The part of an RNA shown here (small-subunit ribosomal RNA, 5' domain) has 504 nucleotides and comes from an uncultured bacterium.

Context: one part of a larger RNA
RNA sequence: UGAACGCUGUCCGCGCGCCUAACACAUGCAAGUCUAACGAUUAAACCACCUUCCGGUGUGUAUAAUGCGGCCCACGGCUCAGUAACACGUGGGCUAUCUGAGACUCUCAUUGCGAUAGCCACGGGAAACCGUGGAUAAUACCGAAUACUUCCAGUCGCCCGCCUGGAAGACUCGAGAAAGCUCCGGCGGAGAGGGAUGCGCCCCCGGCCUGUUAGCUUGUUGGUGGGGUAACGGCCUACCAACGCAAUGAUGGGUAGCUGGGUUGAGAGACCGACCAGCUAGAUUGGGACUGACACACGGCCCAGACUCCUACGGGAGGAAGCAGUGCGGAACCUUGCAUAAUGGGCGAAAGGGUGAUGCAACGACGCCGCGUGCGGGAUGAAGGCCUUCCGGUUGUAAGGUGCUUUCAGUAGGGACGAUUCAAAAAGAGACGGCACCUGUAGAACAAGUCCCGGCCAACUACUUGCAAUUUGACCCUGAAAUACGUAGGCCGCAACCGUUAUC
Numbered sequence: 001u002g003a004a005c006g007c008u009g010u011c012c013g014c015g016c017g018c019c020u021a022a023c024a025c026a027u028g029c030a031a032g033u034c035u036a037a038c039g040a041u042u043a044a045a046c047c048a049c050c051u052u053c054c055g056g057u058g059u060g061u062a063u064a065a066u067g068c069g070g071c072c073c074a075c076g077g078c079u080c081a082g083u084a085a086c087a088c089g090u091g092g093g094c095u096a097u098c099u100g101a102g103a104c105u106c107u108c109a110u111u112g113c114g115a116u117a118g119c120c121a122c123g124g125g126a127a128a129c130c131g132u133g134g135a136u137a138a139u140a141c142c143g144a145a146u147a148c149u150u151c152c153a154g155u156c157g158c159c160c161g162c163c164u165g166g167a168a169g170a171c172u173c174g175a176g177a178a179a180g181c182u183c184c185g186g187c188g189g190a191g192a193g194g195g196a197u198g199c200g201c202c203c204c205c206g207g208c209c210u211g212u213u214a215g216c217u218u219g220u221u222g223g224u225g226g227g228g229u230a231a232c233g234g235c236c237u238a239c240c241a242a243c244g245c246a247a248u249g250a251u252g253g254g255u256a257g258c259u260g261g262g263u264u265g266a267g268a269g270a271c272c273g274a275c276c277a278g279c280u281a282g283a284u285u286g287g288g289a290c291u292g293a294c295a296c297a298c299g300g301c302c303c304a305g306a307c308u309c310c311u312a313c314g315g316g317a318g319g320a321a322g323c324a325g326u327g328c329g330g331a332a333c334c335u336u337g338c339a340u341a342a343u344g345g346g347c348g349a350a351a352g353g354g355u356g357a358u359g360c361a362a363c364g365a366c367g368c369c370g371c372g373u374g375c376g377g378g379a380u381g382a383a384g385g386c387c388u389u390c391c392g393g394u395u396g397u398a399a400g401g402u403g404c405u406u407u408c409a410g411u412a413g414g415g416a417c418g419a420u421u422c423a424a425a426a427a428g429a430g431a432c433g434g435c436a437c438c439u440g441u442a443g444a445a446c447a448a449g450u451c452c453c454g455g456c457c458a459a460c461u462a463c464u465u466g467c468a469a470u471u472u473g474a475c476c477c478u479g480a481a482a483u484a485c486g487u488a489g490g491c492c493g494c495a496a497c498c499g500u501u502a503u504c
Stems, first nucleotide, its partner, number of pairs: 001502001003501004011370001013368003016364002018329001023327003027324003032071003038067001041064001046060001047058004078282002088206002091203004098198001104193005110144003119134006150175002153172004159166002180187002208254003215245002220242008257279004261272004284305005307318004335361001337360003343357001344355001347352001374404003384395004410441005418432001421429002449494002453490001454475001456473001460489004
């Protein structure tokens, strides 16, 4: 240290937990919401009536499901495969750009047409689903009108500038809008402007290895015309020229997401990029566009490949690098948990519904911090063990017995903050959690291991073994007196850990 292994293991708090196969995935959940945009229906229940007691009918801004429509689904969550690159970091530029919703300012909202789904009828199909005909609504779609101003084209233009230029303003031609709902409180719609926010593009500089890779390049380098884009640009295309890069390392190969930062070090530096935060990239592999303010889109679409599943063999369905979970791989990495109470974001006027984001809990000594496993006193230095020169020494105040204490865990009672929220008010509302915390209570009661002891390096004796068995970081130890192997006693170190391995 994101560790693993061996031995051992009381508790609390805070963190962290597939580093390997970007391998394959059963099951459930992870993105919906709005009836105050719209049409047509309406199960159960409630209420009223009828009843042959089976049920039927009716009422409703109720309730539920469905369709059309709106917003969201481009956020949030995951991963690091690719990428040596304007991907990232730092600082600038865009006189070359766009920007939904929200906030601000100004102005407007006039008038019409025709469809279509749901639905009904018929039909096809094993299914997925689909077809034909008929009827219908809108804040869906499409016309006409109007235009503060915007855009296109043209003319003029005080002024300004970093080249190409920018620009207040004036005139002419042409083009371009809208939508209603309502509980009457409101909520919405259209155009324009500046700002904010967010994206896009360009540039200086910076950060790996390799020369046993020395030449590389044809849209390549530049120009003109055209196309394309929100926008500059070989971005694309036709033509013209033949350039452009390179030992200050091009091109090729290898490796790698980048950064804030992390570990270590007196520093210089070295190594790393788990968690958290910012940015990029990816979503079974490859390609493509559609919709949209924003995607070339993880839980959208189309095509192709591989794989899996269903099939009536005609055809269909799927993608966990979301959260849990399974198999496989591996030395190795967790629960198919609770809640929307808080925070945040999406929808809604709101109530609210939804949220594996998030908040929590479970598992794991994986890490860090903290606590405990008692405290005092106690010598005939008890017994036992070990050693012994057999005198004794040592274990050792250690134990016993004695006097106290009760942290922790247990048990009994009480019991939150987190809610300055939601709601007109009242009432009510906490996943965690009967958790933390407080009080009472009994009893030393429930709680110690592991490694080492030849020198390096703190800590020694006995027995056993006899170059054997071993030990080992290297030196080395052992061939009959082994402080080095094994056992025992004793000692040293650290301690809920200790030791080993890997790595910096």